[in-house]
Molecule: c-di-GMP-I riboswitch aptamer
Organism: Bacillota bacterium
């Protein structure tokens, strides 16, 4: 130094749910708040999932340019550091 990774230290993020805000919503921000995380850091790149304003259809409905990194894989930085 790599990989691997702990009932180890440091610090860190923060589910659900609430209050507030923002959006057509999904979601997303700030405060509380902690189920969990060794990438639960940053990237929508391949695959999925939401979500459907506008649009097409006018009856069901269809469609991302919204969105999700805490759903899998991929790319990158990066902490510690026993076996």
């Nucleotide at each position: 130094c790599u990989c691997c990774g702990a009932u180890a230290a440091u610090g860190g993020c923060a589910a659900a749910c609430u209050u507030g805000g923002c959006g057509a919503a999904a979601a997303c921000c700030a405060a509380g708040g902690a189920c969990g995380c060794a990438a639960a850091g940053c990237c929508a790149c391949g695959g999925g999932u939401c979500u459907a304003a506008a649009g097409c259809a006018u009856u069901c409905g269809c469609c991302a340019g919204g969105a999700c990194a805490g759903c899998c894989g991929g790319g990158u930085u990066g902490c510690c550091a026993a076996a």